[in-house]
RNA sequence: GCAGGCCGGGUGACCGCGAGCGCCUCGCCUCGGCGACGCGCUCGAGGAAAGUCCGGACACCGCAGGGCAGGACGCUGGGGAAAUCCCAGACGGCGAAAGCCGAUGGACAGUGGCACAGAAAGGAGACCGCCGGGGCAGUUGCUGGAAACAGUUUCCGCCCCGGUAAGGGUGAAACGGUGGGGUAAGAGCCCACCAGCGCCGUGGUGACACGGUGGCUAGCCAAACCCCGUCCGGUGCAAGGUGAAGCAGGUUCCGUUGACGCGGCCCGCCGAGGAACCGGGUACACCGCUCGAGCCGUCAGGUAACUGCCGGCCUAGAAAGAUGGUCACCCACGACAGGAUCCGGCUUACAGGCCUGCUACG
RNA sequence: GCCCUCGUAGCUCAAUGGACAGAGCACGCGCCUCCUAAGCGCGGGAUGCAGGUUCGACUCCUGCCGGGGGCA
Numbered sequence: 001g002c003a004g005g006c007c008g009g010g011u012g013a014c015c016g017c018g019a020g021c022g023c024c025u026c027g028c029c030u031c032g033g034c035g036a037c038g039c040g041c042u043c044g045a046g047g048a049a050a051g052u053c054c055g056g057a058c059a060c061c062g063c064a065g066g067g068c069a070g071g072a073c074g075c076u077g078g079g080g081a082a083a084u085c086c087c088a089g090a091c092g093g094c095g096a097a098a099g100c101c102g103a104u105g106g107a108c109a110g111u112g113g114c115a116c117a118g119a120a121a122g123g124a125g126a127c128c129g130c131c132g133g134g135g136c137a138g139u140u141g142c143u144g145g146a147a148a149c150a151g152u153u154u155c156c157g158c159c160c161c162g163g164u165a166a167g168g169g170u171g172a173a174a175c176g177g178u179g180g181g182g183u184a185a186g187a188g189c190c191c192a193c194c195a196g197c198g199c200c201g202u203g204g205u206g207a208c209a210c211g212g213u214g215g216c217u218a219g220c221c222a223a224a225c226c227c228c229g230u231c232c233g234g235u236g237c238a239a240g241g242u243g244a245a246g247c248a249g250g251u252u253c254c255g256u257u258g259a260c261g262c263g264g265c266c267c268g269c270c271g272a273g274g275a276a277c278c279g280g281g282u283a284c285a286c287c288g289c290u291c292g293a294g295c296c297g298u299c300a301g302g303u304a305a306c307u308g309c310c311g312g313c314c315u316a317g318a319a320a321g322a323u324g325g326u327c328a329c330c331c332a333c334g335a336c337a338g339g340a341u342c343c344g345g346c347u348u349a350c351a352g353g354c355c356u357g358c359u360a361c362g
Numbered sequence: 363g364c365c366c367u368c369g370u371a372g373c374u375c376a377a378u379g380g381a382c383a384g385a386g387c388a389c390g391c392g393c394c395u396c397c398u399a400a401g402c403g404c405g406g407g408a409u410g411c412a413g414g415u416u417c418g419a420c421u422c423c424u425g426c427c428g429g430g431g432g433c434a
Stems, first nucleotide, its partner, number of pairs: 001358007009330007017044007025036004046336001050347002053345005058236004065267004070232005075089005090104001091102004105227002110225002112221003127168002129164008138155001141152004176194006195217001197214007240287004249278006261269001294313004299308003331334001363433007372387004380417001389405005410426005
């Protein structure tokens, strides 16, 4: 330096709070019990209880039905009830290494975008430059001619036609890269190596890797629309159920030509009430509620995640909402933070400490 | 407790993924005026925070932070 696991002040005394059980006293009663006060015993927050970001269990919506729309996810294999989860591997990137990170299907289905700059931003493009041909003007040399001039030739300028993607320049990105041959100049035009694509063979369950071979090249963006594959009905314990108490209705609209249920729409099903506003009443008790994909340990299988057998344990359940205070001792002087239906994950916050393995340097 | 929604200057709103994020009011300075207001000119000031995708992010994605609303 990297990775993984664990702890999260401890012990004792006293007082206080919540729950369960037992006992005494008192009150009520339909004689089964219920409630209040007090006493005793036992138990009493977390690794994140948090954010509510995923996935379920459970409950209700008559059944949880079909289609469209919509949404989520996306390398391979395995685990798991499932998952934006976990493990192992492949590929890519970073690092000297241990190791870390990755929403990592498809751009040969189609549509769209690539600002500015630049000649050109996709089957593109000739601005400068390079090369060839023609015309005009000038010029050098040679030949002919008395001369004017004619023919030919060198160099340079301008214009026109054409070739060229090697060089310059622009950009995040310029139609494979480097070197050589070749050519009027150039170019996969040809060759060698490298990158990438298709096919074949070998290894691997597979992602893929390695080797051979072919034609010479096919830009980037899907966390743009989209295509392909897999999955998803909705609402969340304020779900939902039981008991008790109390109250007062009114107006408008929809509906047996099918409302509401049912969610964005349609189909199918069902079959009589429903919606909005104003006004009135209540806001009490119980169930759901915590024994569960539960925790701990030995052994076995598996690289691991995980699974199986056996043994042991019971570990909050409130409804203004319970964990605190004082004292004594010890140390490393105590952080982030507290249940609210439950569980599996992810993410975020966190003083300090312990253990194990690995890497590098000295 | 559960669910939904929104963050751009001090306030109210703009901005197809494309130079230096604009406008009105407000604020500061100057001009005008005897002074103030109005008017004219100039100026300061912002994408809630941190990562990622992309050549490029206010915009797209993820995680935090903050505000608002609904449900017995």